[in-house]
Context: one part of a larger RNA
This record gives sequence, structure tokens and C1' cells, in this order.
RNA sequence: UGAACGCUGGCGGCGUGCCUAACACAUGCAAGUCGAGCGAGAAAGUUCCUUCGGGGAGCGAGUACAGCGGCGCACGGGUGAGUAACGCGUGGGUGAUCUGCCCUGAAGAUCGGGAUAACAGUUGGAAACGGCUGCUAAUACCGGAUACGAUUCAUUUUACCAUGGAUGAAAGACGGCCUCUGUUUCAUGCUGUCGCUUCAGGAUGAGCCCGCGUCCCAUUAGCUUGUUGGUGGGGUAAUGGCCUACCAAGGCAACGAUGGGUAGCUGGUCUGAGAGGAUGAUCAGUCACACUGGAACUGAAACACGGUCCAGACUCCUACGGGAGGCAGCAGUGGGGAAUAUUGCGCAAUGGGCGAAAGCCUGACGCAGCGACGCCGCGCGAGGGAAGAAGGCCUUCGGGUCGUAAACCUCUGUCAGGAGGGAAGAACCCCCAGGAGAGUAAUAUGCUCUUGGGCUGACGGUACCUCCAGAGGAAGCACCGGCUAACUCCGUGCCAGCAGCCGCGGUAAUACGGAGGGUGCGAGCGUUAAUC
Repeated sequence: UGAACGCUGGCGGCGUGCCUAACACAUGCAAGUCGAGCGAGAAAGUUCCUUCGGGGAGCGAGUACAGCGGCGCACGGGUGAGUAACGCGUGGGUGAUCUGCCCUGAAGAUCGGGAUAACAGUUGGAAACGGCUGCUAAUACCGGAUACGAUUCAUUUUACCAUGGAUGAAAGACGGCCUCUGUUUCAUGCUGUCGCUUCAGGAUGAGCCCGCGUCCCAUUAGCUUGUUGGUGGGGUAAUGGCCUACCAAGGCAACGAUGGGUAGCUGGUCUGAGAGGAUGAUCAGUCACACUGGAACUGAAACACGGUCCAGACUCCUACGGGAGGCAGCAGUGGGGAAUAUUGCGCAAUGGGCGAAAGCCUGACGCAGCGACGCCGCGCGAGGGAAGAAGGCCUUCGGGUCGUAAACCUCUGUCAGGAGGGAAGAACCCCCAGGAGAGUAAUAUGCUCUUGGGCUGACGGUACCUCCAGAGGAAGCACCGGCUAACUCCGUGCCAGCAGCCGCGGUAAUACGGAGGGUGCGAGCGUUAAUC
């Protein structure tokens, strides 16, 4: 150290966990949402009526499923294959550019039209999925009008300005009110909110360009024809051989081109007194990729992980005609490997998408589970207790040592166990009550600000607190020849074995194996691998 292996293993907190096959994947979930854009619209169940056969009506419900339409799906999440490159880092440029939603400001929102899905009928197919006919709506689509500003052209001007011409917009929905207008009307009116169109500015995000820096090999020395430059044209949001026609013959290279190998890059991380060296897991920024290769469509943005098309390999279904699929999302499986976790809970918090909101969705995220994988904290008891039991070991047989160690006495009560109590994380949104402001015809609705109250907890009956009992449930591992802290006995006899280096072992081995003793660390201790 993202470690692995051996022996051992009490608790907690915080982190962290496929480094190998970018190998293949069963199953479930991971991106939806809006009925306040639109047309349509069930059923189960239940209640009532009935001529008791069944039928009808109401609720269910304008709910569910499906469809048109809007926004989102380009974020978030994963991986490191490729890439030695303007990819990344850093500093600039864009007079060469774009930017949905958001904020500010200005102007506007007018008059018309034709379809189509759903649906109904019919039909093909095993299925996937279609064909034909007919009906209908919109904030879907199309046309006309208008144009403050926008674009473009002309005149004038060096240019700006100015004038004139041309081009191109739109969509409504919901609520409140009766002041105006209108009327059989509370809507075609007024008003509020949300949305729509055009333009300007901002914010944010992005594209592109440039200077510098960015591994190894010269046992890789020459490379290049859209190649280098120019002109015209095309293309793009935009510069540019980006593409194309023509013209010129250039361009790069020993300050290392070209080729080959390796590799995502950075903030950082490890180490070191520093200089430096090594590294790029987790977290953060950025790039690239999404079975392999290629392509475009939609869109503000993609050439798009859970979109489309084509080709390929593989897997699956088939009625053999044809179809379906893509975990480098979260879990999980097989395989590979020395080796790396649960097919868990919840949207309560934070964040995101949609929605006016309630809310829905969210394997992002918050939590829980597993693993001594790491760091940190705590515990396995404390005091007294013999010139010192038994037993082990050693012995010069006197004794020494394990050793206050044990027994025994007196205490304590962490952790684990049992019982009881029990949080913070929650404040927004929303609802209720009140106040202020703008606005208005209005004391309306709605909006903004503000005060008080209410609602909401996956974790979790968790953390934490109190009480109960009782030393009870909790110590190992490596080493002891020198380096290097720690020594004796027995066994073995160059055997068996040890070993990081020097080296031990051939009959008294402090070096092998065991025992007693000791030393070092301690819920760990050693070994291996790797780096400084």
C1' cells in the first nucleotide's frame, strides 16, 4: 500500500473494497413527467330500480391503460479500451463563433386553412410488426397580415449615422371579477398567473485557434502529394485543405521528423531534510469510450451507455417466411485470478427531471449488510497477598527460576449481556391564521416579503442516558549466532533441517526440532510482492 498469504481474533467510529477478462451475462430495478396543451376513454367492485331471464341507472371516473403534443432523456451514474494528441496542464485569443431553460429591458401576440394519430371497419403475419378505407382535436402543422428592434440590398459616407426598398413571428391555458364593453350569457369584456413570438443585454455552458510544458527506443534517419502555400467556390454557429477545381512546388527533420513500444492527463498521493524519485485506487477537474466497425436523424447542444439505420461476431425465439438482444448503471451469475462485498431499506435529508401546485420519478444520493482491508479509540480488570505453595525447567544438589505470578482477601464495572427511557438530523414545499407591499374598477383571484402554528425520519427503538448482574465472555504472533533487543537443557549427528546477508548442522549446536526461560509488538503479529 485499493494488497494477498499463514497463525490468531473482543467491541466501536470513520474510511475503503475486481489492480486480472473493455470476458460473457439469467433475473429485477437504474428516466420519466405534464389532464392547468389536445381528442378520446374503460373495467373490477359497489349501490339502487326491475317484469327476476337479464336489463337499466348512479358511483367507481373524466380515474387506469393506450394515443397526439410539450419538456427531459446530451444531466446524473460507469469504465480506462483507445489516445504521445492542442488529449491534458497552464497562460492567452475569438474583429472567426453558438448558447434551450434562467435573469433584465423593449416591442408584439392579428386573420385564416388543410391534415393526422388514437378510434371504427377490414385485412396480412407464428411473432415482431404492418397494409387499406373512414372520422376527429390541439400550445401539433401550414399560409396571409403587421415589424420597435433584427437580417440584407441600394444611396451618401473612409467608416459610423441617416434615408429608402426587400425578407422573416406568434398559442394559448387556468383562475377571479362585474368597473368598462357586450349580452337571453358572465364572456368575445376587465383582471391576475403561467405560457407564446421577435430583438437587445446578462448569466451559464460550449466550439475553435495560439505560446509553453507533457514517457522510452537512433539496434527507427529520412518523412510527406491534399502533402505546403495561393485564388475562386462549397461547407460550418464559426476560422481553416475542412472539402473541391485550378495554379505554384513546397512543408517537416539531429533543438530528433517518420516509425516502433508503453500510457488516459491533472489537482493530488507515497517517499525524501530538500532537490528529486515513484505513482495517478477512493475524492475533485478534464478527455475518451458504451458488443465491434461505420453513418446520419432529431435537437440549443449528440453523431447520442439503457435512441435510429447499415454491416460483423455472439446469444436467444421461430410456424423456417422472419424476428429479438447488448450490465465499462445498482445488485447479482459464470469465467479468469493470489484477490475484492448484498439479487438489502428509503426517497426522511441533499441534488436532479417534469409539473401552477399537490405530487410522481430518481440503484444519483442517504442509510443499512459483508470483509481486522486501512486509520483511530476502548477493553480483556484494580489494590493487597510468601524470603516464596504445588508443579514445570535448570542445577555446582546448596539452591535458582517461572513468581506477587497463582491460590486467598478487599474492590471496581468500561465493552459485550439483560431491563427501561429515548434524540438531533426537519426545514423548505404545502396547509391554517395574521401583517406589509406592488397591482387593479375592486376590500377579487393571483403575486412578492414577513410573523406564528401544523404536516413529514429509511437509518431506528439507532446514537445517547439510567438501572441490574457479575471478574465473570475477550491474547495472540514473531523472534532470541552477529547485524538486532532477547539463553539454557534435551533430541539429532553435513542427516533431518535453517537462511535477508555473513553463514549454521560431520556426538556436548545459545543458528536444526522440542521444552523451560527471555525479547519485541499487540487485536493483531509475521511472510510475500511493490515503491521511495